[in-house]
Context: one part of a larger RNA
Order: sequence, then structure tokens, then C1' cells
RNA sequence: GGCAUCUGGUGGAUGCCUUGGCGUCAAGAGGCGAUGAAGGACGUGACACCCUGCGAUAAGCUUCGGGGAGCCGGGAGUAGGCUUUGAUCCGAGGAUUUCCGAAUGGGGAAACCCACCCUUAGGGGUAUCCCAUGCUGAAUACAUAGGCAUGGGAGGCGAACCGGGCGAACUGAAACAUCUAAGUAGCCCGAGGAAAGGACAUCAACCGAGACUCCGCUAGUAGUGGCGAGCGAACGCGGACUAGCCCAGUGGCAUAUGUUUAAGAACCGGAACGGCAUGGAAAGGCCGGCCAGAGCGGGUGAUAGCCCCGUACGGGUAGAAAGAGCAUAUGUCCUCGAGUAGGGCGGGACACGUGAAAUCCUGUCUGAACAUGGGGGGACCACCCUCCAAGGCUAAGUACUCCUUGACGACCGAUAGUGCACCAGUACCGUGAGGGAAAGGUGAAAAGCACCCCGACAAGGGGAGUGAAAGAGAACCUGAAACCGGAUGCCU
Repeated sequence: GGCAUCUGGUGGAUGCCUUGGCGUCAAGAGGCGAUGAAGGACGUGACACCCUGCGAUAAGCUUCGGGGAGCCGGGAGUAGGCUUUGAUCCGAGGAUUUCCGAAUGGGGAAACCCACCCUUAGGGGUAUCCCAUGCUGAAUACAUAGGCAUGGGAGGCGAACCGGGCGAACUGAAACAUCUAAGUAGCCCGAGGAAAGGACAUCAACCGAGACUCCGCUAGUAGUGGCGAGCGAACGCGGACUAGCCCAGUGGCAUAUGUUUAAGAACCGGAACGGCAUGGAAAGGCCGGCCAGAGCGGGUGAUAGCCCCGUACGGGUAGAAAGAGCAUAUGUCCUCGAGUAGGGCGGGACACGUGAAAUCCUGUCUGAACAUGGGGGGACCACCCUCCAAGGCUAAGUACUCCUUGACGACCGAUAGUGCACCAGUACCGUGAGGGAAAGGUGAAAAGCACCCCGACAAGGGGAGUGAAAGAGAACCUGAAACCGGAUGCCU
């Protein structure tokens, strides 16, 4: 030095576990904000670093209800207190709520600086825009613009869903220009719990249907298309859901008030078990019982219907909001739709790329009829059929989930599942936009090793003690492999 066996170290795989995730379903909620939001800064405790809570009344104040023995949030303790004269805690309502932030008196490098007016000395007011009313009031006579005051409203935030405006490119066409991607992404405006649409100037075909929306077919059909790549209906049928109304009034709709009604916050009641042996511990084993409208689930020193929390079932009220019904009051500002329909030119939308191109929208130029009328039936004409534009409202069926509650899962189980099971959008990186981790497990219970010894008043270790176990000692369950030792045997 090698090989083999044994025994250690290192390391953190594996097994088991789960406080966290993921998904689905159902119900709820679908907004918050100048009565100052979302989000923050700074404070706030006897001691106070972080988290949580709260706001100079600061881990809290108050009222009502619940509850019934402990409590003063967590990491984490010491001191001192509170509480059956009912605390802590839970539910509902109220008060307080610094500073920044739409931030709104002015400024500003957010959480800071500097003002004016009124005041009962506590405090209140002073941004901008829009609307209404009143006062005032130029050039300029009347007026108007402007100014001032009062009242009302708006502003900002928020995950997706929705309507509208503007609107790409990569890509595909095996290149590329029409075309496609796609009216997608993105930007902007606006609204609601849904939005949009909606009560036929619609379809159909000589039979008829009867608002709108959504789904399954029709159908990858008819079409469209450098007839390439591709794009792609409708009629009709089957379903979901159904609802119709208004424009001067005994009606409809909206709002307000009153009244009735179901549901329901904390929470309450809620059945039934013992013994023996093993063991650290019984819920497992053996023996004998019981309940069940409850044998879903979780906990308890191993696997518990009957030990605990619960579960089935039953009970429970306040306030607020909302729904529905009824009654009353108030409001309604509009007269059946003309610069409209239609036409020319240029675009766009329709599955339809200008095509034989109907239909819809309109930048521009034009421009009717008036129910004895007008539109449509895919160029156009006639007959025929059908409907009545140029005013308005409308629930349900449909879409979505930042959020709340409940239930469930041939979903994950710490390199998985969210980026985050853990003080994570943290540490850290970047000028910045932005990027973005790693990191779970002692034990049933801290009983977390008093005391002694070596050592530096260490680290670490040896005894002793606790414990079922310390080869469970906090670098703590299990503890694989790589890698590094030691002992023994054999070989060189």
C1' cells in the first nucleotide's frame, strides 16, 4: 500500500409525520373611499428586540348579549396585579383613531416644512373640476365674459369577469407582399354584481315562427380564400330560462316611509364502560356489558362509538342589512321619432378578401316619402309574403372569484405541494424597472442533565441523575451512499 471482516466519524438519502399548499363543489359576498380608503410611517407594554393587536382614551375605552374559572397575545421570562361584586374570552353596536397617502390651505426629497380666517380656546375652516342657486360685474349702452358666496356631486384603490376607443409584431403561408397571427397582446375610457343584449322596419317560404342571452346539434356543411395557408356561418332542431312595458296618467317605473313575514351572531342541550394480564403508558389483547336520528372527524403516553372536544338531532335572541307581499306619499320634462332612410366617392363590419355583393356603420358630397306611405325577402325588376327604422326601459337563464363559510379529493407530503408549512416577497442581487432563495420533526411530559472530575472561570468530554430509550442531549426521530479513520486477518 491492497483486499476482507468488524467498528466509528462525516453526511442527510430513505421511511414515517404535517401546522402548509393544490383542486372541485355548494352557499355567501361582490366592493372600500372626502364621515379620509387601499397601503404605509411613527408610536403604544413594568422591563420590550421582532411578530400580533391597538392609536396620545394607543396588547386598549364603553353599552348590550353570551359564557362560567381562570386571566394579564406569541417568541419567553421575572416582578406586580385582575377575577364568582362574574374577570380573561366570544358576538353585536358605539367611542377614540397621531402622521403620510386621492391627500384636498401652500410647499415638498411621502410620513416633513410654512401659513391665513373664525373660535365657546376643545376646535372648526381654507385644493381642483362639474352642476344648481344667488350676488357682483369689464372692454361696451343693454348685455356677456369674468369674479365671489352657498348647496350638491366627483377624484383614489381593488383579482378576474363586462362594454367601448386605439391597436401591434413574432409566427403560419415551409421564402414573401394580399392573407394569417388577431381585432389577439398592449395602452386608454367606463360600468356592474354581473355587464352586454332585448320586445321584430326579425326570420321564413306561399307552410309558418314569434324579444334577448347561453348551451348541444346543424357543421368543419354552405361558403369565403395569392380558391394558398387558412377563415368559416345561417335556416332549422333539441335544451336552460322565460316578461313584457313606457312617451301627460284610475296604469307602468323609480324613490321614500310604514307594516307583515321567513332565514339567522356568539352560544346552549346532546346517548352509552368496566375488569384482567402485558407494557413507561392501553385506546391494542382477553373477558363481560351498553348507546346509536350520534360507528364524520380530531385529541388523549400504542389502534377509543360509550375518556375529552365533538357528531345526529333539538334549542336560541339583539342589532343591522337585504329579499318578498301590502299600504301611503312624491317624482316622471318626453308628443311615435328628417339632414333621417336612400344615393355618389372613400373606408370599416358582416364566415363573405369588391366580388354578381345584398345587409349594417360612416369621413365627405347629397337627399325622400308620410300608412293612398315605407323597409326587407343576397345585384336588379314584377307579382307575392312579411314587418314598421330614424325615442326609451326591462328580471331570469350566462361570465368571473381579491374575499367569507362549509364539505369533499384513485391531489402533494418538505428537491413535492404556492416563490413562502419556518417572522418570505424576507435575506440577498440590481442605479433602476426588476429578480429572488435556503431553511420543518428532542421527548408522552422539559422531567432540557442538580452535583463531581479533566480542561482556560472555555469548547469538548467522563461520571452521576432524568427518562421506556440519552447510541432521544437541543449540531436532538429514522440515519442510506459517496468521503475519512480505527481494530483484526491475509498478501506485498
Molecule: large-subunit ribosomal RNA, domain I
Organism: Caenispirillum salinarum AK4